A computed fold for a 141-nucleotide RNA from a Desulfotomaculaceae bacterium, annotated as c-di-AMP riboswitch aptamer (ydaO/yuaA leader). Lineage of the source: Bacteria > Bacillota > Clostridia > Eubacteriales > Desulfotomaculaceae. Its mean pLDDT, the model's own confidence on a scale to 100, is 77. The sequence was found by an Rfam model in a public genome assembly.
[in-house]
């Protein structure tokens, strides 16, 4: 000087998942309880006169839909991989552009909407913090 790994602090990212109070152990944390920003589910009347139940169906979520290849089956189909794609990400709206994601899980034969009602309020990650143009809002003069 360069590179790699780990830890801490600060800062930041995805996500509804932030913030506060109390208790007790403790140096402190873990743990338990009560709230809360912010989210979700089923579920009446009325209204709609729709919905279509093994080809099962439904929910959270951006994560949907295809093609090709391989394997298992040898029929349908299932799984994996690759490439694409609806959609999503970096404070908010629009245009262009680059990069990244495009999963996972749950209910259990059952759910349209829907007041009361019922739940969640986690976890994970990091040299990336996109760039250009425009619009909007606020304050002052």
């Nucleotide at each position: 000087u360069a590179g790699a790994a780990a830890a801490a602090u600060u800062g930041g990212c995805c996500g509804a998942a932030u913030c506060c109070c109390c208790g007790g152990a403790u140096u402190a944390u873990a743990c338990g309880g009560g709230g809360u920003a912010c989210g979700g589910g089923g579920g009446a009347c009325a209204a709609a006169u729709g919905u279509u139940u093994u080809u099962g169906g439904g929910g959270u979520g951006a994560a949907u839909u295809g093609a090709u290849u391989u394997g298992a089956a040898c029929g349908a189909u299932c799984a994996a991989a690759u490439c694409a794609u609806a959609g999503g990400g970096g404070g908010c709206c629009c245009u262009c552009u680059a990069c990244c994601c495009a999963a996972a899980c749950c209910c259990g034969u059952c759910a349209g909407c829907u007041a009361a009602c019922c739940c969640g309020g986690a976890g994970g990650c990091c040299g990336a913090a996109g760039g250009a143009g425009g619009a909007a809002u606020u304050a002052u003069a």